[in-house]
Parts: sequence; C1' cells; structure tokens
RNA sequence: GCAAACCCGCCGAAAGGCGGGGACGCAGAGCCGCGGGGCUACCGCGACCCCCGGGUCGCCACGCCAGCCGGGCCGCCA
Repeated sequence: GCAAACCCGCCGAAAGGCGGGGACGCAGAGCCGCGGGGCUACCGCGACCCCCGGGUCGCCACGCCAGCCGGGCCGCCA
C1' cells in the first nucleotide's frame, strides 16, 4: 500500500461485479482472460413429466474467477 469473510446499497438469470463499512491475509492480494484449471447456465440443444401453460434433469460460454497455477507487461526494497 492492498483488502478476505461478513453486513448494507446497486447491477446481473446466475456465477460474479461496483460502492460504503470491515480486516482474514498478501512483499507485488498491481494490470492483462494468452495457456491450464475452476464457477454459473439466461439463450440454445436433448430427455422425461404434464393440469398444455409450465416443471425437472443432462449438455453447452457467447458470461465469470487475476486472493488457483503458469505466462506477458509495468513496478518496489536489499
């Protein structure tokens, strides 16, 4: 210097993000979704149920995580 969990408000289908409070931690817990990995599943596809409107399950990233690892960039101390 940053700021976890948690609380409040807002955005989002969700994951999650932003702001305020708050500190678990972090010598880069700075920036970047390039590689690996993880999270969600609105839309879409498939199956089943069905009071035909809908519901449940599976798959799926165009979404998300940089405080999961690697990498790139910038940077601090000795």
This is a predicted structure of a 78-nucleotide RNA (c-di-GMP-I riboswitch aptamer) from uncultured Longimicrobium sp. Model confidence (mean pLDDT): 90 of 100. The RNAcentral record of the sequence draws on MGnify. Rfam family: c-di-GMP-I riboswitch aptamer. From the family's description: GEMM was predicted in a large-scale screen for bacterial structured RNA regulatory elements.